[in-house]
Predicted 3D model of an 86-nucleotide RNA (c-di-GMP-I riboswitch aptamer) from Sulfuritalea hydrogenivorans sk43H. Its Rfam family is "c-di-GMP-I riboswitch aptamer". About the family: GEMM was predicted in a large-scale screen for bacterial structured RNA regulatory elements. The model forms 100% of the base pairs in the Rfam consensus. Its mean pLDDT, the model's own confidence on a scale to 100, is 85. Lineage of the source: Bacteria > Pseudomonadati > Betaproteobacteria > Nitrosomonadales > Sulfuritalea hydrogenivorans.
RNA sequence: CGUAGAAAAAGGCAAACCUGUCGAAAGGCGGGGACGCAAAGCUUCCGGGCUAAAGCCGAUCAGGCAAAGCCAGCGGGGCCGCCAGA
Numbered sequence: 001c002g003u004a005g006a007a008a009a010a011g012g013c014a015a016a017c018c019u020g021u022c023g024a025a026a027g028g029c030g031g032g033g034a035c036g037c038a039a040a041g042c043u044u045c046c047g048g049g050c051u052a053a054a055g056c057c058g059a060u061c062a063g064g065c066a067a068a069g070c071c072a073g074c075g076g077g078g079c080c081g082c083c084a085g086a
Base pairs, nucleotide, nucleotide: 001085005083012037013036017032018031019030020029021028022027035073041079042078043077045076046075047074048071049070050069055065056064057063
């Protein structure tokens, strides 16, 4: 320098599933576990997706709408990095 990650190495993360816990749920977190990951590090700014509690509609039920809740391991953008490489 780094828009190019082939090979190797140092180290890193951890899907499904099981389990404890928080939550209405989606989902989060801890433990176990590895499908994978070169940003599977951070960030909801944009698009997309999930849930549907409050609230609204409905008739009070059913049901529908609904994000101020989530997903960064859906894509893009932003920020910051290890090793290799030049």